[in-house]
Context: one part of a larger RNA
RNA sequence: UGACGGGGACCCGCACAAGCGGUGGAUGAUGUGGAUUAAUUCGAUGCAACGCGAAAAACCUUACCUACCCUUGACAUGUCAGGAAGUCUGCUGAGAGGUGGAUGUGCCCGAAAGGGAACCUGAACACAGGUGCUGCAUGGCUGUCGUCAGCCCGUGUCGUGAGAUGUUGGGUUAAGUCCCGCAACGAGCGCAACCCUUGUCAUUAAUUGCCAUCAUUCAGUUGGGCACUUUAAUGAGACUGCCGGUGACAAACCGGAGGAAGGUGGGGAUGACGUCAAGUCCUCAUGGCCCUUAUGGGUAGGGCUUCACACGUCAUACAAUGGUCGGUACAGAGGGUCGCCAACCCGCGAGGGGGAGCCAAUCCCACAAAGCCGAUCGUAGUCCGGAUCGCAGUCUGCAACUCGACUGCGUGAAGUCGGAAUCGCUAGUAAUCGUGGAUCAGCAUGUCACGGUGAAUACGUUCCCGGGUCUUGUACA
Numbered sequence: 001u002g003a004c005g006g007g008g009a010c011c012c013g014c015a016c017a018a019g020c021g022g023u024g025g026a027u028g029a030u031g032u033g034g035a036u037u038a039a040u041u042c043g044a045u046g047c048a049a050c051g052c053g054a055a056a057a058a059c060c061u062u063a064c065c066u067a068c069c070c071u072u073g074a075c076a077u078g079u080c081a082g083g084a085a086g087u088c089u090g091c092u093g094a095g096a097g098g099u100g101g102a103u104g105u106g107c108c109c110g111a112a113a114g115g116g117a118a119c120c121u122g123a124a125c126a127c128a129g130g131u132g133c134u135g136c137a138u139g140g141c142u143g144u145c146g147u148c149a150g151c152c153c154g155u156g157u158c159g160u161g162a163g164a165u166g167u168u169g170g171g172u173u174a175a176g177u178c179c180c181g182c183a184a185c186g187a188g189c190g191c192a193a194c195c196c197u198u199g200u201c202a203u204u205a206a207u208u209g210c211c212a213u214c215a216u217u218c219a220g221u222u223g224g225g226c227a228c229u230u231u232a233a234u235g236a237g238a239c240u241g242c243c244g245g246u247g248a249c250a251a252a253c254c255g256g257a258g259g260a261a262g263g264u265g266g267g268g269a270u271g272a273c274g275u276c277a278a279g280u281c282c283u284c285a286u287g288g289c290c291c292u293u294a295u296g297g298g299u300a301g302g303g304c305u306u307c308a309c310a311c312g313u314c315a316u317a318c319a320a321u322g323g324u325c326g327g328u329a330c331a332g333a334g335g336g337u338c339g340c341c342a343a344c345c346c347g348c349g350a351g352g353g354g355g356a357g358c359c360a361a362u363c364c365c366a367c368a369a370a371g372c373c374g375a376u377c378g379u380a381g382u383c384c385g386g387a388u389c390g391c392a393g394u395c396u397g398c399a400a401c402u403c404g405a406c407u408g409c410g411u412g413a414a415g416u417c418g419g420a421a422u423c424g425c426u427a428g429u430a431a432u433c434g435u436g437g438a439u440c441a442g443c444a445u446g447u448c449a450c451g452g453u454g455a456a457u458a459c460g461u462u463c464c465c466g467g468g469u470c471u472u473g474u475a476c477a
Stems, first nucleotide, its partner, number of pairs: 001477002003474003007471007015461002019425005026316008034307002042053002064302007073127001077126002079123005086103007107116003129291002132289003138285002140280003143276001145274001150189002153186003156165003169180003195268004200236007209226003214223002239262001242256005318418001322377007334365003339358002344353003384415001389410007431453007
């Protein structure tokens, strides 16, 4: 100087407390461990691995296993020889491949011979190739402490020196934020602001959007208009600016006014010096090592989907604040041409037919659902719950056996609110309800976004956990 302390002081955080809803019990989905296996590819392992890499494992993917094949190779550059490339086709084989037949001569230079470009085949060698090893050789990227308020430097000063000071102290703040003081005076990376979005207003603009007034219609449908809504560009607006109090005449804090908004208005992006030899050699790049008729390459089939069990994360429930049936209302944000697919018809339905419109403020996906108004059920393993299984189907796709999703009929398991323990959340939040996108032929209870309805509680900081500042002890570095 640090680090540590079941030392001290001060402060903060859904850290506790106060509340609301869960997990832990059930069934299912998914990931992991373990076991199994020819293979169940590999990685991730306290917080910070476990719906993680994987924003889609039937084939492909695919790295694994078995079998069958190839050896200058699926891919690159160089040398030589031959042939344009290509097209059609027989036999064999699970296919890759093996082995035949037919056809075909293009482009550029040149009179021709011949040469060249591209492509194909063959030969030999340099080489290719490796998701093989090492993340403890590395770059890059990422997680974490933590959006915590810290981390440093120059000059000066102090100290023999390591080093200290500044950065400590008194206040204050979300903040090393600001003020005052001070052997310090300044500066940098962080904080804040500048960026995006949302909340208010104005100006400009007015189609595909909108409709107050005037006509018109079943309908903003048409004429008309751009007031309003909205859209999207530019501005304004909030700064403790104003008033009162407290304070040290400071910084600031408390209350108030005005205001759409008030003291960082809400949300996002933004992550200092560093820590964990944290993670990744399987994104990519790369040193070293290793393989080179194989640890490389191709193909078919299988596996990654197994299942006495254990754990994590979720979905659905156990019901009446509910289930079922009928009627009826209101979003936002997205996507669409190898696409979204309307009307209409068929089917109980998944879906099929159909073909209008739309490269989309125009058309389509697309009926939002919870809600509201009625009816019914009456506390029951039930008109709760839906697992499981049987039969019959639909769709995608060469192909749904291993191993897809969905539909109809039947079947109707566990489950009556969950031990010890444990998680999330402070407001348009939790809870609850649907909607869309990426991936994608098909497949979503995952994930990323979107809106609808919409709470309770916070006395407080004694205690648990994590963090910050100062101080103290230390046989630790």
The part of an RNA shown here (small-subunit ribosomal RNA, 3' major domain) has 477 nucleotides and comes from a metagenome. The coordinates come from a structure-prediction model, not an experiment, and the mean pLDDT is 84. The RNAcentral record of the full RNA draws on SILVA.